[in-house]
Context: one part of a larger RNA
RNA sequence: GGACGAACGCUGGCGGCGUGGAUAAGGCAUGCAAGUCGAACGAGAACGGAACAGCUAAUUCGUUAGUAGUUCCUAGUAAAGUGGCGAACGGGUGAGUAACACGUGGAUAACAUACCAUUCAGUGGGGAAUAACAUCGGGAAACUGAUGCUAAUACCGCAUAUGUCAUUUCGAUUAAUUUGAUAUGAUGAAAGGGGGGGCUCCUUCGGGACCUUUCGCUGAUUGAUUGGUCCGCGUCCCAUUAGCUGGUUGGUGGGGUAAUGGCCUACCAAGGCGAUGAUGGGUAGCCGGCCUGAGAGGGUGUCCGGCCACACUGGGAUUGAGAUACUGCCCAGACUCCUUCGGGAGGCAGCAGUCGAGAAUCUUCCACAAUGUACGAAAGUAUGAUGGAGCGACGCCGCGUGUGUGAUGAAGGCUUUAUGAGUUGUAAAACACUGUCAGAGGGGAAGAAAAAGCGUAUGUACAAUACACAUACGCUCUGACGUACCCUCAGAGGAAGCUCCGGCUAACUCCGUGCCAGCAGCCGCGGUAAUACGGAGGGAGCAAGCGUUGUCC
Numbered sequence: 001g002g003a004c005g006a007a008c009g010c011u012g013g014c015g016g017c018g019u020g021g022a023u024a025a026g027g028c029a030u031g032c033a034a035g036u037c038g039a040a041c042g043a044g045a046a047c048g049g050a051a052c053a054g055c056u057a058a059u060u061c062g063u064u065a066g067u068a069g070u071u072c073c074u075a076g077u078a079a080a081g082u083g084g085c086g087a088a089c090g091g092g093u094g095a096g097u098a099a100c101a102c103g104u105g106g107a108u109a110a111c112a113u114a115c116c117a118u119u120c121a122g123u124g125g126g127g128a129a130u131a132a133c134a135u136c137g138g139g140a141a142a143c144u145g146a147u148g149c150u151a152a153u154a155c156c157g158c159a160u161a162u163g164u165c166a167u168u169u170c171g172a173u174u175a176a177u178u179u180g181a182u183a184u185g186a187u188g189a190a191a192g193g194g195g196g197g198g199c200u201c202c203u204u205c206g207g208g209a210c211c212u213u214u215c216g217c218u219g220a221u222u223g224a225u226u227g228g229u230c231c232g233c234g235u236c237c238c239a240u241u242a243g244c245u246g247g248u249u250g251g252u253g254g255g256g257u258a259a260u261g262g263c264c265u266a267c268c269a270a271g272g273c274g275a276u277g278a279u280g281g282g283u284a285g286c287c288g289g290c291c292u293g294a295g296a297g298g299g300u301g302u303c304c305g306g307c308c309a310c311a312c313u314g315g316g317a318u319u320g321a322g323a324u325a326c327u328g329c330c331c332a333g334a335c336u337c338c339u340u341c342g343g344g345a346g347g348c349a350g351c352a353g354u355c356g357a358g359a360a361u362c363u364u365c366c367a368c369a370a371u372g373u374a375c376g377a378a379a380g381u382a383u384g385a386u387g388g389a390g391c392g393a394c395g396c397c398g399c400g401u402g403u404g405u406g407a408u409g410a411a412g413g414c415u416u417u418a419u420g421a422g423u424u425g426u427a428a429a430a431c432a433c434u435g436u437c438a439g440a441g442g443g444g445a446a447g448a449a450a451a452a453g454c455g456u457a458u459g460u461a462c463a464a465u466a467c468a469c470a471u472a473c474g475c476u477c478u479g480a481c482g483u484a485c486c487c488u489c490a491g492a493g494g495a496a497g498c499u500c501c502g503g504c505u506a507a508c509u510c511c512g513u514g515c516c517a518g519c520a521g522c523c524g525c526g527g528u529a530a531u532a533c534g535g536a537g538g539g540a541g542c543a544a545g546c547g548u549u550g551u552c553c
Stems, first nucleotide, its partner, number of pairs: 001553004006549005013399006019392002026355003030352003035085003040082002048073005054067005092310003102234007111227002116223002119220005124158001126156002133148006163187005169181003192215006200209003236282003243273003248270008285307004289300004312333005335346004363389001365388003371385001372383004402433004412424005437494001439489005447481001452476009497542005502523003508537005518525002
C1' cells in the first nucleotide's frame, strides 16, 4: 500500500448492486417449509335454504311464532379411507473426516438406473381378501381389540414367452473368466381408465359385446441421464511419535452383493507395511475460486458453483429404481413436555422468530405473476425452492449538500513590531440565477408469453362429416414486486463530518502545564518561552464517511 462475512469510537442526505450467526453441531415457544391424482377404487356428510302435511301458543280468523318429521337443493361437494406417483429432489450446516474424502486422468470383459426417448412382442382366463363403514368393547390420552359387509390399476394362482439359468453341438474373439448361432430342460408377465360411434347381437333399457381413438400395464432391445466400485498421480504439522499388524497378508471351497474384493465364513500357508516416514498424536471438510504479489510464491475456502459428510447422541433394519431416509420406523441414552401415575409425546445444522454465550450478524413480511420442481389427460393444486419487499454506511459504485457576481477587503475571532497592520476572506452580507436528490400533485412501462378455453382452416388416424391428435390464424385471460421513467408545483430552502499538523508524512502559531498531567506506529516528546502534552486560531488530508483495533499478503 492492498484486502476483509469484520468489530469499536465520532458522525451520518439519497439511490443501485451485493452482502449479513465466523462464537454454543448450545437449548427451543409459535406458525409455515411435500404433496398431488375422482380420467385407479368403494363409500359419503353437515351448516344453511326451499317445499309439504302435522302439533302447540297467540289471533284482528287474513295469518304470525315455535317445535319434531318427510322430500329436494347444498352435493356425488367437504372431510376421511384403499391405491398410484412423489416424498432419496429442492433447502440447511461443516461436527466428523488426513481418507480413493476431494482434485485430475483412466478402468468397469466386475455393475445398477424409476420417470424420458427408440424398436419389437403381448395385454388371455380365474380366485381369495381387506380398509373405509356398521356393531360391541379397552384406554386419561396416544391409540387399540373383536365380529360382520364391500371395491380396485391393491393382492394371489393358471395359460402363453423373443428373456434368464444350466447342459449339448458348431463357430468368432480376447491376456482372461468373454461372445454369436442351434437344440433340450428348468424358471418367469400383465390392469385397466377416459372420449366417440353407423350396422349386428344381448339387455335389468342404465348399458354391455363390437369398432375406433387416447392415456396406461407387462416382457425384452438400444439410448440418454444419474449413480456404485477400482486404479495412477497430487493433497497440513510433530521423529521430544520408530517400529506397526491376527482377518492381519495371500490361497482354496462356500456365502453375500447390482457388482469386484477378507466384504463374511471354514481350512491351509506365514505373510503384509515402514526413515521415499509406517504406526501414533495434533489440526482440518476438499475443489473451481478469492486476497496479495511484476512474477514465482504466500495466505484463504464467506457469498455463487461442483463433490463429500451430517441431521438431539449411538446403533439397526424396513420400504423402494434409488436411503446419511433432516420435517419415516425400531432399540438404547441424555434432555424437554403431558398424565387420571398405568403410560405417552418431541427433535429448527429448513424460513421467520426466541433465550443463551459473545466484540458481533436481520422481518414471527408479500406472492406463486415469472423460473424451476412434484402430481394430474388437463383445468389446476402444492412449493419459507424461487421471485420480491423490510432491517444494518457491512462493502463497492453513482449523485447531492448549490451556481454566478460581489471589497465598506464589514463586524467578530486570532496574531502582531499594537494610534497601525496581517489573517480568517469572495468567505459572509447583498444582488441575480438554477432546480439534481428529498417533498407535494398527476400520468405510467418492460418483466407476459406460453398453457388453457372459444372460433376458423388444413392435415393425420378412422367405417365416419363424431371423438382424438398435429399445424396455422384470430379472440379471451393472467403482475407479488410497485416501481423505473415522464410532466407540473414550491423553494437555497431539508442534507458535513472525521483524522492529522516534530521527522518518517502533506500541514504552524499563541496560551496553559512544568519529567507533572499526559502523548507515542518507530525514533522519541514533557524538568518555565513544548510547531510532539491540553485548549484556541489557522492549516493539511480524506469525505457520507473518517479514524482505531484485529487478521492475511

A computed fold for a 553-nucleotide part of an RNA from Candidatus Aegiribacteria sp., annotated as small-subunit ribosomal RNA, 5' domain. The coordinates come from a structure-prediction model, not an experiment, and the mean pLDDT is 81. It was read from a public genome assembly. Lineage of the source: Bacteria > Pseudomonadati > Candidatus Aegiribacteria.